[in-house]
Context: one part of a larger RNA
């Protein structure tokens, strides 16, 4: 010079695009932030209908109706932080004949015959609450048995073994169901994806860390897993590592990148993408295609809450928000209009992902705050050698302009989709642009003038008060303190620290 997620001083008109908890991975009140399907299933409440009834109230039917409960799928995705981690954790290149993969796509095949339970409910009991027992009843795409069985699993072969569920539309109906299509279910095998493990290579400091290892390094046999492995066990051998830095220590998430450099290289890993780890602290395992699971469980710890003292309750490192600590870092907002996820046939519900809007000159980058004319030149203030000389075409006038502002009028693109085919749907936002009216009208500071380093006089003060990045200035004519004038350099900023290069 250059740059920063910056912070502080002063001083601030406007826009666009970005960007904002760097410290206590410290506590946490509220609120929301993960549901969804009645086209799986039973029953229940509400509404309309029809029938019986004088009524009460009973039966049948109907429903884009409701709020719970069995069942499905999701919920391991999205999101948030960087605490640990020096490692197969990251990049990279490779291996997997040592493996998995719900949902999706294609191939082929099949779906048969019985049967049970537990919820909702009912009745009954404990509890302050949480919540918990007990009997009894009941339905499925829930559980379970047999059947079938190949290109699927053992086995060298013989031979054995292993599956399933059903519902919706349309039509036809003898009302029982057929039938044709849809969405789904089982089994095999193919792709896709996603993912496990395994090696090679690379990237931090220290030797005032030099000798580490007992499941340790192999082997056999097993056990486990989706796999391969001392990954767990037994049981033999005694071996692995190590100056090419083992072991210990210290710091750190890694990379795509960013910063700066003419480059090599140094520093750095905020935003964004992609991996990894972690969700009050440690362990655990369940469900599941997937977690050892941030808003699931379970067990101890520490903390906060309730409490009828017997026990329960909670985890913002999701989005706001609030308190601490800090030099410091935002709205307890909108909206599901689009993107994109989940559920569902589908209408649609749900999404603090996302888009957006609020705040903050934090950055970057546009604009503006007039323009034109105007005296050998007002006044005011400086400075004078007292003659002038400076600010200065600056001002005042005089003409012009409306970008911006301010009022008023219009007034979007973003919409694809949905649909009863009639039409419905924009949070942003009456925003962006447009167009008319007014009136120069709403809008400049900041540092600095001894050299370095562009800018110079005068007054005050007298080694005092102070100045200051370095060398240094200041003790009576200070271009260095302090005021003023003029001038320099930046500009909606501009200095000042703090780090990099």
């Nucleotide at each position: 010079g250059g740059a920063u997620g910056a912070a502080c001083g002063c001083u601030g008109g406007c826009g666009g695009c970005g960007u904002g908890g760097a410290u206590c991975a410290g506590g946490c009140a509220u609120g929301c932030a993960a549901g969804u399907c009645g086209a799986g299933c039973g029953a229940g409440c509400c509404g309309c209908c029809u029938c019986c009834g004088c009524a009460a109230g009973g039966a049948g039917g109907c429903g884009a109706g409701c709020g719970a409960g069995c069942g499905g799928c999701a919920a391991a995705c999205g999101g948030g932080u960087u605490a640990g981690u020096a490692a197969c954790a990251c990049g990279u290149g490779g291996g997997u004949u040592a493996c998995a993969u719900a949902c999706c796509g294609c191939u082929a095949a099949g779906a048969c015959a019985g049967g049970g339970a537990c919820a909702a409910c009912u009745a009954g009991c404990c509890g302050a609450a949480a919540g918990g027992u007990u009997a009894g009843c009941u339905a499925a795409u829930c559980c379970c048995u047999g059947a079938u069985a190949g290109u699927c699993c053992c086995u060298c072969a013989c031979g054995g073994g292993u599956a399933a569920a059903g519902c919706u539309u349309g039509c036809c109906u003898u009302c029982g169901g057929g039938u044709a299509g849809g969405c789904g279910c089982u089994u095999a095998g193919c792709g896709a994806u996603u993912g496990g493990c395994c090696c090679g290579c690379g990237g931090c400091c220290u030797a005032u860390c030099a000798g580490c290892u007992a499941g340790u390094u192999g082997g056999u046999g097993g056990g486990g897993u989706a796999a391969c492995g001392g990954c767990c066990c037994a049981c033999c051998a005694a071996g692995g590592c190590g100056a090419u830095g083992a072991c210990g220590g210290g710091u750190a998430g890694g990379c795509g990148g960013u910063g700066u450099g003419a480059g090599a290289g140094c520093a750095c890993g905020a935003u964004c993408g992609c991996c990894a780890a972690c969700a009050c602290u440690g362990g655990c395992a369940c469900u599941g295609c997937g977690a050892u699971a941030c808003g699931g469980g379970c067990c101890a710890g520490a903390c906060u809450c309730c409490u009828a003292c017997g026990g329960g309750a909670g985890g913002c490192u999701g989005c706001a928000g609030u308190c601490g600590a800090g030099a410091a870092u935002a709205u307890u907002g909108g909206u599901c209009a689009a993107u994109g996820g989940g559920g569902g046939a589908a209408a649609c519900c749900c999404u603090g992902a996302a888009c957006c809007a609020g705040c903050g000159a934090c950055g970057c980058c546009g604009c503006g705050u007039g323009c034109u004319u105007g005296a050998a030149g007002a006044a005011g203030c400086c400075c004078u050698u007292c003659g002038g000389g400076g600010u200065g075409u600056a001002a005042a006038g005089a003409g012009c302009u409306u970008u911006u502002c301010u009022a008023g009028g219009g007034g979007a693109g973003g919409a694809a989709u949905c649909u009863u085919c009639g039409g419905a749907u924009g949070a942003c936002a009456g925003u962006a642009c447009c167009c008319u009216a007014g009136g120069a009208a709403u809008a400049a500071g900041g540092g600095g003038g001894u050299g370095c380093a562009a800018a110079u006089u005068c007054u005050g003060u007298g080694c005092c008060a102070g100045c200051a990045g370095c060398c240094g200035c200041g003790g009576u004519a200070a271009u260095a303190c302090a005021g003023a004038a003029c001038c320099c350099c930046c500009g909606a900023g501009c200095g000042u620290u703090a780090u990099c290069c």
A computed fold for a 501-nucleotide part of an RNA from Candidatus Paceibacter normanii SCGC AAA255-P19, annotated as small-subunit ribosomal RNA, 5' domain. NCBI's taxonomy places the organism under Bacteria, Minisyncoccota, Candidatus Paceibacteraceae, Candidatus Paceibacter, Candidatus Paceibacter normanii. The sequence was found in a public genome assembly. It matches the Rfam family "Bacterial small subunit ribosomal RNA". Rfam links the family to the GO terms structural constituent of ribosome and ribosome.